[in-house]
This is a predicted structure of a 72-nucleotide RNA (transfer RNA) from Cupriavidus alkaliphilus.
The sequence is in RNAcentral, with records from ENA.
Its Rfam family is "tRNA". About the family: Transfer RNA (tRNA) molecules are approximately 80 nucleotides in length. It is annotated as a transfer RNA.
The organism belongs to Cupriavidus, within Bacteria.
RNA sequence: UGCGGUAUGGCGCAACGGUAGCGCGGCGGGUUCAUACCCCGCAGGUUCCGUGUUCAAUUCACGGUGCCGCAA
Numbered sequence: 001u002g003c004g005g006u007a008u009g010g011c012g013c014a015a016c017g018g019u020a021g022c023g024c025g026g027c028g029g030g031u032u033c034a035u036a037c038c039c040c041g042c043a044g045g046u047u048c049c050g051u052g053u054u055c056a057a058u059u060c061a062c063g064g065u066g067c068c069g070c071a072a
Base pairs, nucleotide, nucleotide: 001071002070003069004068005067006066007065010024011023012022013021018055026042027041028040029039030038048064049063050062051061052060
């Protein structure tokens, strides 16, 4: 320098263009003499940034940034 992949709650990951979910973790409660396990509930996200397309964008297009890989 070129090409490809990737960016979504604290962490790991989902999401045919149609109200963003799951697991772990956190908080509250139940259970227990108590702790753990187990069960119930709750909070937590301007979906990396900007622009565009669309009635509608995490998803599509363009540009940028970070990270990973390949080739020079």

Its mean pLDDT, the model's own confidence on a scale to 100, is 84.